[in-house]
RNA sequence: UCCGUGGUAGCUCAGCGGUAGAGCGGUCGCCUGUUAAGCGAUUGGUCGUAGGUUCGAUCCCUACCCACGGAGCCA
Numbered sequence: 001u002c003c004g005u006g007g008u009a010g011c012u013c014a015g016c017g018g019u020a021g022a023g024c025g026g027u028c029g030c031c032u033g034u035u036a037a038g039c040g041a042u043u044g045g046u047c048g049u050a051g052g053u054u055c056g057a058u059c060c061c062u063a064c065c066c067a068c069g070g071a072g073c074c075a
Base pairs, nucleotide, nucleotide: 001071002070003069004068005067006066007065010024011023012022013021018055025043026042027041028040029039030038048064049063050062051061052060
């Protein structure tokens, strides 16, 4: 430098044009002699950044940033 995959909640990940979700976690309560477990409620997001297409974009297109993998170049 080129190619591929990925970037979504605090963490791990779904969702791939039509109101952004789950599990775990945080907080509060119930339960319990206490803790854990269990139950209920609640808390959660500039969907990497900037543009474009579209009635409508996390999703499609372009550029860039970051991570991982592969190839190549120099020595």